[in-house]
The RNA shown here (SAM riboswitch aptamer (S box leader)) has 127 nucleotides and comes from an Actinomycetota bacterium. Rfam family: SAM riboswitch aptamer (S box leader). Rfam describes the family as follows. The SAM riboswitch is found upstream of a number of genes which code for proteins involved in methionine or cysteine biosynthesis in Gram-positive bacteria. It was read from a public genome assembly, where an Rfam model found it. The prediction has a mean pLDDT of 85.
RNA sequence: ACCUCAUCCAGAGGGGCAGAGGGAACGGCCCGUUGAAGCCCCGGCAACCUUCGCAGGAACCUAAAGAACCUGCGAAACGGUGCCAAGUCCGGCUCAAGAAGAGAAAUCAACUUGAGACAGAUGACGA
Numbered sequence: 001a002c003c004u005c006a007u008c009c010a011g012a013g014g015g016g017c018a019g020a021g022g023g024a025a026c027g028g029c030c031c032g033u034u035g036a037a038g039c040c041c042c043g044g045c046a047a048c049c050u051u052c053g054c055a056g057g058a059a060c061c062u063a064a065a066g067a068a069c070c071u072g073c074g075a076a077a078c079g080g081u082g083c084c085a086a087g088u089c090c091g092g093c094u095c096a097a098g099a100a101g102a103g104a105a106a107u108c109a110a111c112u113u114g115a116g117a118c119a120g121a122u123g124a125c126g127a
Stems, first nucleotide, its partner, number of pairs: 002126001004124005013042005021031003026091003043084003048080002050076008060066001088119001093116006101108002
C1' cells in the first nucleotide's frame, strides 16, 4: 500500500525544545511570530479492540449439568490503537424543495436547504 465491515453534528490541552508553516489534495474560508509543522514530558477525551455482568441463541458435549462462539443491553478503563480549533472546517458529482436574476416564451439560473454518492480519517478482521 490492499480487501471487507463499522463509525465520523458529541467529547478532550498545558509545558519544554524548535522557528514558518498548518488545516490530506484542489477551490474557498480559517489557524499561525500573542509562535505553525515536528520532537519530548505530563494531562485529558472517547469506548473500536479489550475485560466483566445480564438477556437471547448456539457448534460441541451430556444422565443432569456445562459450553467455544454469535447477537443485544449495561458497566469498567489496567492493557492495544485513536483522538484533544472550526460538523471530516465548508465545497465539488447526482437527486429533491425553494430562489435573486436573464429571457417574448420555452427554458436557464447565482444562491439557500435537505438526502445520497465520491474522496478522506479511525478502528477491527483478513490477505